[in-house]
């Protein structure tokens, strides 16, 4: 310099064109004499740009992160 792969919550992961979901975690409230367990409710994301399409996290090109490879 070349190819692949990958980017979704604070962490790990689902989500293949039609309302973004769990697990943990993190806050408030109930229980408990107090932790712990448990039991309600909550907050919190689609790496950035463009494109295609009535709609895009999902498909397309580019950019950047990160991992593999080959040179």
């Nucleotide at each position: 310099g070349c190819g692949g792969g990958u980017g979704u919550a604070g962490c790990u992961c689902a989500g293949u064109g039609g309302u973004a979901g769990a697990g943990c975690u993190c806050c408030u409230c109930c229980c408990u004499u107090c932790c712990a367990a448990g039991g309600a409710g909550g907050a919190g994301a689609u790496a950035c740009g463009g494109g295609u399409u009535c709609g895009a996290u999902u498909c397309c090109c580019g950019u950047c992160g990160c991992c593999c490879g080959c040179u």